[in-house]
Order: sequence, then C1' cells, then structure tokens
RNA sequence: UGGUAGAGGUGCGGAAUUCAAGAGUAGCUGCCGUAAUGGCCCGGAAAGGCCGGCAUGCGAAAGGGGGUUCUGCCGAAGGUUUUACAGGGUUUCCGUCCUGCCUAACCUGGGGUUCAGCGAAAUACGUUGUUCACUGUCGCAUAAUGCGGAGCGCUACUAU
Repeated sequence: UGGUAGAGGUGCGGAAUUCAAGAGUAGCUGCCGUAAUGGCCCGGAAAGGCCGGCAUGCGAAAGGGGGUUCUGCCGAAGGUUUUACAGGGUUUCCGUCCUGCCUAACCUGGGGUUCAGCGAAAUACGUUGUUCACUGUCGCAUAAUGCGGAGCGCUACUAU
C1' cells in the first nucleotide's frame, strides 16, 4: 500500500402486514338562507370556482407514528448546498415552495437528552443548530483516571 473478515448497540436502512391517531375532519346529499366596490383558493396578472346555517344524514385519504415478520447492512445511513429531469400546490404565464430522482462538493463515530427554528392535525415523529452526560475506538499522560482526535477511522489475518 492492497485484499479478506470483523466490532460499537435503545445500532442504521428497506419491504409486507396490522393498529391507533388524522376525524366524525375534508368532502358529498337534502332543506333553508345570502349575492357583497367584501373575503378565500402559496404570491402576481388574467380567468374560474367557492363563501352562512341546520341534519340522531352519509363519510374518506395522504404524509408521519407504534407492533409483528422478513430482509440488506456497520458511511450502516442521514443532512446541507449545487446540476439536470419529471410531477404536484384550481387553469395559463412568471415566481416560489414541496416530492421523486440525477450530478458535484462538504458535514456527521453512535444512540439518548435540554432548548430553539422548520415540517407536521399533533405534546407523536422527522430534521437543523444547541446543551448535557453516556458509549465504542485510537493517541498522550497517569497510582487511580484525565485530556484530546475522527469513520478516507479502528481491530485481526493475509499479500507485496
């Protein structure tokens, strides 16, 4: 230097299935009412649609989450920015946002926790930053233990 095999543990992903919540919500049906220099549908222009109440009326879904099973694994995987393409937010155009996926660079050892922002129906959960200890690994010092680094790392075997 290359190859092979491993380790960290509330370890990281994927799929199927089931459950709760979403929600008696959105929407639909029926009846009554209203017709506006108004308001809503991400922003602007044009257009279009809608707007209130009642009912033992009917009545969803998505994303996300818990359980179980199977499965791929240990930069597992996740994120930020960026390039290209496709789809979506009433129609067209412009902008912007979201999702999928691609290109490139960078960040994060791991799970948890505090606080805040964003997403989300949500106090669930995810994510970014932050806080606190814990934990694995290597290095330095040590009586104990303390300090520091990063996975392009570490350990074992093996070839040169």
This is a predicted structure of a 160-nucleotide RNA (Lysine riboswitch aptamer) from a bovine gut metagenome. RNAcentral holds the sequence, with entries from MGnify. Rfam family: Lysine riboswitch aptamer. Rfam describes the family as follows. Riboswitches are metabolite binding domains within certain messenger RNAs that serve as precision sensors for their corresponding targets.